[in-house]
RNA sequence: AAUGGAAAACGGCAAAACUGUCGAAAGGCAGUGACGCAAUGCCUCGGAUCUUCUCACUGUUCAAGUGAUGACCGCCGGGUUAUCCGA
Numbered sequence: 001a002a003u004g005g006a007a008a009a010c011g012g013c014a015a016a017a018c019u020g021u022c023g024a025a026a027g028g029c030a031g032u033g034a035c036g037c038a039a040u041g042c043c044u045c046g047g048a049u050c051u052u053c054u055c056a057c058u059g060u061u062c063a064a065g066u067g068a069u070g071a072c073c074g075c076c077g078g079g080u081u082a083u084c085c086g087a
Stems, first nucleotide, its partner, number of pairs: 004085003012037002017032006035074001041080003045077003049071002055067004
């Protein structure tokens, strides 16, 4: 150093729910809150998943359906950086 661990120390993040607010929606942000997390830090590259105001396509041009460019990434992988212990 790699691999391993999170008992202890310093600390960190924050699910559901509720309130406010933004958005067509998925969902975001802020506060309260703690289910969890050893990368549940960052990138958002791939897949999965969610949504369809607009737009495109199908359509009897109605109804309806399909499609992300939208979202999530605390679903899985990839890239990259990092705390402590141990070694």
Predicted 3D model of an 87-nucleotide RNA (c-di-GMP-I riboswitch aptamer) from Paenibacillus nasutitermitis. The sequence is in RNAcentral, with records from Rfam. NCBI's taxonomy places the organism under Bacteria, Bacillati, Bacillota, Caryophanales, Paenibacillus. Rfam family: c-di-GMP-I riboswitch aptamer. Gene Ontology term of the family: cyclic-di-GMP binding. The prediction has a mean pLDDT of 82.